[in-house]
RNA sequence: AGAGUUUGAUCAUGGCUCAGGAUGAACGCUGGCGGCGUGCAUAACACAUUCAAGUCGAACGGAGUUAUCGGGAUUAAUCCUUCGGGAAGCGUUCUGAUAACUUAGUGGCGGACGGGUGAGUAACGCGUGAGCAACCUGCCUUGAAGAGGGGGAUAACACAGGGAAACUUGUGCUAAUACCGCAUAACGUACGUGAAUCGCAUGGUUCGUGUACCAAAGCUCCGACGCUUCAAGAUGGGCUCGCGUCUGAUUAGAUAGUUGGCGGGGUAACGGCCCACCAAGUCGACGAUCAGUAGCCGGACUGAGAGGUUGAACGGCCACAUUGGAACUGAGACACGGCCCAAACUCCUACGGGAGGCAGCAGUGGGGAAUAUUGCACAAUGGGCGAAAGCCUGAUGCAGCAACGCCGCGUGAGUGACGAAGUAAUUUUUUAUGUAAAGCUCUAUCAAUAGGGAAUAAAAUGAAUGAUCUAUAUAAGAAGCCCCGGCUAACUACGUGCCAGCAGCCGCGGUAAUACGUAGGGGGCGAGCGUUAUCCGGAUUUACUGGGUGUAAAGGGAGCGUAGACGGUAAGGCAAGUUUGAAGUGAAAUCCCAUGGCUUAACCAUGGAACUGCUUUGAAAACUGUUUAACUAGAGUACUGGAGAGGUAAGUGGAAUUCCUAGUGUAGUAGUGAAAUGCGUAGAUAUUAGGAGGAACACCGGAGGCGAAGGCGGCUUACUGGACAGAAACUGACGUUGAGGCUCGAAAGCGUGGGUAGCAAACAGGAUUAGAUACCCUGGUAGUCCACGCUGUAAACGAUGAAUACUAGGUGUUGGGAGGAGCAAUCCACUCAGUGCCGUCGCAAACGCAAUAAGUAUUCCACCUGGGGAGUACGACCGCAAGGUUGAAACUCAAAGGAAUUGACGGGGACCCGCACAAGCGGUGGAGCAUGUGGUUUAAUUCGAAGCAACGCGAAGAACCUUACCUGGUCUUGACAUCCCACUGAAUAGAUAUGUAAUGUAUCUAGUCUUCGGACAGUGGAGACAGGUGGUGCAUGGUUGUCGUCAGCUCGUGUCGUGAGAUGUUAGGUUAAGUCCUGCAACGAGCGCAACCCUUAUCAUUAGUAGCCAAUAUUAAGUUAGGCACUCUAUUGAGACUGCCGAGGUAACUCGGAGGAAGGUGGGGAUGACGUCAAAUCAUCAUGCCCCUUAUGACCAGGGCUACACACGUGCUACAAUGGCGGUAUACAAAGGGAAGCGAAAGGGUGACCUGGAGCAAAUCUCAAAAAAGCCGUCUCAGUUCGGAUUGUAGUCUGCAACUCGACUACAUGAAGCUGGAAUCGCUAGUAAUCGCGAAUCAGAAUGUCGCGGUGAAUACGUUCCCGGGUCUUGUACACACCGCCCGUCACACCAUGGGAGUUGGUAAUGCCCGAAGUAGGUGUAGAGCCUCCUAAGGCAGGACUAAUGACUGGGGUGAAGUCGUAACAAGGUAACC
Repeated sequence: AGAGUUUGAUCAUGGCUCAGGAUGAACGCUGGCGGCGUGCAUAACACAUUCAAGUCGAACGGAGUUAUCGGGAUUAAUCCUUCGGGAAGCGUUCUGAUAACUUAGUGGCGGACGGGUGAGUAACGCGUGAGCAACCUGCCUUGAAGAGGGGGAUAACACAGGGAAACUUGUGCUAAUACCGCAUAACGUACGUGAAUCGCAUGGUUCGUGUACCAAAGCUCCGACGCUUCAAGAUGGGCUCGCGUCUGAUUAGAUAGUUGGCGGGGUAACGGCCCACCAAGUCGACGAUCAGUAGCCGGACUGAGAGGUUGAACGGCCACAUUGGAACUGAGACACGGCCCAAACUCCUACGGGAGGCAGCAGUGGGGAAUAUUGCACAAUGGGCGAAAGCCUGAUGCAGCAACGCCGCGUGAGUGACGAAGUAAUUUUUUAUGUAAAGCUCUAUCAAUAGGGAAUAAAAUGAAUGAUCUAUAUAAGAAGCCCCGGCUAACUACGUGCCAGCAGCCGCGGUAAUACGUAGGGGGCGAGCGUUAUCCGGAUUUACUGGGUGUAAAGGGAGCGUAGACGGUAAGGCAAGUUUGAAGUGAAAUCCCAUGGCUUAACCAUGGAACUGCUUUGAAAACUGUUUAACUAGAGUACUGGAGAGGUAAGUGGAAUUCCUAGUGUAGUAGUGAAAUGCGUAGAUAUUAGGAGGAACACCGGAGGCGAAGGCGGCUUACUGGACAGAAACUGACGUUGAGGCUCGAAAGCGUGGGUAGCAAACAGGAUUAGAUACCCUGGUAGUCCACGCUGUAAACGAUGAAUACUAGGUGUUGGGAGGAGCAAUCCACUCAGUGCCGUCGCAAACGCAAUAAGUAUUCCACCUGGGGAGUACGACCGCAAGGUUGAAACUCAAAGGAAUUGACGGGGACCCGCACAAGCGGUGGAGCAUGUGGUUUAAUUCGAAGCAACGCGAAGAACCUUACCUGGUCUUGACAUCCCACUGAAUAGAUAUGUAAUGUAUCUAGUCUUCGGACAGUGGAGACAGGUGGUGCAUGGUUGUCGUCAGCUCGUGUCGUGAGAUGUUAGGUUAAGUCCUGCAACGAGCGCAACCCUUAUCAUUAGUAGCCAAUAUUAAGUUAGGCACUCUAUUGAGACUGCCGAGGUAACUCGGAGGAAGGUGGGGAUGACGUCAAAUCAUCAUGCCCCUUAUGACCAGGGCUACACACGUGCUACAAUGGCGGUAUACAAAGGGAAGCGAAAGGGUGACCUGGAGCAAAUCUCAAAAAAGCCGUCUCAGUUCGGAUUGUAGUCUGCAACUCGACUACAUGAAGCUGGAAUCGCUAGUAAUCGCGAAUCAGAAUGUCGCGGUGAAUACGUUCCCGGGUCUUGUACACACCGCCCGUCACACCAUGGGAGUUGGUAAUGCCCGAAGUAGGUGUAGAGCCUCCUAAGGCAGGACUAAUGACUGGGGUGAAGUCGUAACAAGGUAACC
């Protein structure tokens, strides 16, 4: 940084899609380690359980425990004893003191922090910057001062009650740093008052003064810690203001405490914050109100930037704590783990009543695609309390889970083959995987095991962690995912066969898929890889940077004009914008730079820079702004003048149509492509005269004029608007544009009332047609006209908004002006205002525009952002209605559209050609037969060919064979090829035997070479393989047809064009021809044309047998001698070139003529450009792939390809007298063939033919007779002496074989047919027509095919028409190219959507009722109570908005092969469109 996709190709427009980055992600496959982070985005859904806010005994009275000491009681063991008892006394117990500890309660501080969430909120909520002279602030710091002396209670406790419980009542006792008076007191507060001073206003500050009022608490380890008042600070808050902060106008008006004032109340404080009264204000297109959505920011992601998107984690602010309301306490709350009330829900209950609030940490259910442990510790950091020890702390520090993200490391390293195996491919040989593996030699990062061990900790204290070091053993424990048609890096095989499937876009898949699935290989990334979702980018595709509007989407139908925006010249002032300097602020984190710390990185730390902003202030004065007084070039006014279908009203004129009356007059008229309906003998049309009425104004008339546009046309008059020119008197920027607004606005249409000649929707009739609700015709009503009103739209177009300035020319025309020349008409040069054409620069995608810009600039307005849905729906406004204006979405497509290019096409045009038509001749179509095809039939009727360009075609020849088909039988390495092994010696020929429907089987005889290995051949065997007329001609080669022997098709260089392309190749002539000439931005060249080749027509030369014979000889005969003159044959040449003459023409060339055998390519042939038709052929051949392999191969016999109701093509023979038949004459050819051949003479047969075998591998012999023609005769117009089908009988020939199924002969039989409907074919001269001859194939079998000659015409005015072709041009929505494209209804399926009787919810308000708790007020001796205002929830009511749903219904969209027509694209067959 771009790429793909509209087209046959091109350029531009324009959308869709991709490559990049990112994420609190999820899903699929996979998964080694570590570090640092992150982790309910959905149900602000409901929550079991533990924990998350306590602490202070140095405030207090109690209670309790332990220890020591003292006193009392009792007493074991022990001692003494007079045995009665005594002494001392562990222990137990009561009591007092002291000490230590514990703590239910009173009291203090803290539960307003910390933690969570984002429901609400569009707001001073947040951000930023200011302000408070209108405020508060516990703990903390500093300073000043103080603490005297009293009092009465109350928890705890005890006793007695109530209750299931929660809890609670009564009586009695008691303490305090709890509570309450008194004293003292100002530098405190309140109310007065004096002075000084300051401020932007209200007002503040300082120093005085008077009156009134107000304070305190102790504890103690004697160090301290507390208490009260005042002042100051710090910290934290409260309030106010400027600016900024999403979408919708299909939300335009909102607002009654509303806006302001005065006076009160209330608050820490200002304030309608609240109240009484007064006024009627206040907000709003610079977007109020309403509706929807949303926590805001630092920042994050992306981007070159400007921007766009976003607000997880971290940090700041706000709001909330089940929902709603309310206050209490307090320095601070209207309070997440406080209280009261209401509501919903859950739980307990003894049914009376109670309890609860995880949006704290874990955790559960639920929802969801989706998000973790009911962990450890207060060791660190921080917080609360405490003097402290310390206690508490789900804050926090850590750990656990998760590849969720970022970062780092590893899964080994070296060596190792002309290269293992396996796998895949393959041209069968190799190639790839691949140094990859194995093998050998090493190493140990991570992980594992064992042992030390630093740091987080300041002296101690470590929840969690174990950096790091050493040692041990083993390459071991550690690789996947996606992709491989293009975009986009990476290709092959198999499977599948529009199936299964893929797909981000274009698009793949219908039998050779690099696009599906699998495999091999390859590419990319890598502990991840893909997919999905979302955001930015690419997208200059909303364009500030940085777009457009003639034709692609887009200029309002036009004007006037409000707000707004912009605005002429020269000065002065100010300083709002602007520029510049300084100061404050812009939290930290983040980003960037530098440095440093973890082994590195991620991560973290320190410093810098940055934070593009806001505020304050100094300065400048060019520009914008503002202000002052000026100017005249913009604009306007007055004056003079001419032009005009400008407007409105009134009057008036002639021509024409129609009608009426009268006359003349008679059978038609009218209309059309042709007709008919219509009119007319009741007198039309025609014609003459008179009259009536309405509408429109010929000629002039013009690309001319006027108007803002729509629009305006006889003439006259009245009223009236505007523009222009001239001159230069006046005003002095008065201007431009113009959202809303107002006015005008074709045609059609609507309303009321007139009018109505012509024309004419609707309608009727007649035609046309398959139909014809049309086009054509005959009629005809609204309407068209007038007046008054409405409608407000048009392809209202120059598809081009208005204004100003500037930027080469040329040429018309309209209206003015003035200069020069001329007697004048008029001409020349110039100027202002309009209106046309051409054109330079420039612009433009191109077309084109070009002083009347689509150029260069400025100002303002309007409009556009893919196609369809749709200018539709809903809503609103306007309208009498019709309808108009405004104006979406769902859904759907990958295009739709513009300009130009090349083709193709046109029931477009011009020119030209062709047996294309015309002019002629002869046919086909009718008959019979032959032959091919279709169809039908069949066991099979093998296959192919299908408009021209299949159909006497492949097939130049099916009885068997051919043969591919059918039936039956047989063979399986095979009928045919190569390789291997064994055996045999042949192959082949003959014979015999046997057997079959047939191929067969067996035996015998003859019969190879050799270097002795073998070659060659046969038989048998194994497998590789053979074989296939099986499929695909849409996988192919080759060959062929066709347009078409038409004149075209291209290239190089140059030039033009952004390009596809054009030019050349077009034009004017000419030609059979892109043949040639001239001209030309072209100059040349190639394939075609022509010529060169063959043949034919004339002559010459050479040659002279098998050909020929003029002269000579000869014969039956060119038979022979002779000759080569002639014919002929063969070779080599000549000849014809528009060369010559005349005319025309620049030339090419054309016309005429001469000469010549031939004259304008002399006739004929061969020769077929680039290409088209997926044309034909896999059955000539070759060939890829697929298929069959005891059969789809091979062999044999028989059958079939020859069938037969019928249809078509191509032919033959005819229908007769231009003929048939018979006879006659040696009438006259050319070109061919011949050895498994042609076959003579001669003979036989009526004949086919037979016998025969001379000659000939051919200018020698032979097929071979040419026929038509000529002459003579007959037939005499008949189904015939025409015609010969069919059939019978008898034969001939070929051949193993003639039944299915051959040809021919003879005799007999003697069908249809008397010239052929619609239609259609061939042919332009030695041609058509007609006549015979030959050849290929072939044993035999042509009416076919290919050749040959004989006889031998007619006609062509001409190019209007039909068909085909060529060139140029034009239109095109076609490009598979008109056999194209394409529209609408109907039918079917699916999808979203509008309407809809309604139904069910939700939201926010409004009015009324009721009214908990609670504050405040009132009352009350009272703190008991009662009352009042306000008020949540609730109830009632009517509306608004919104969502879902609804029988039925409307249109819309989509959907390979439905129906009906053919509207559009060509003049689309009636030009199209609004």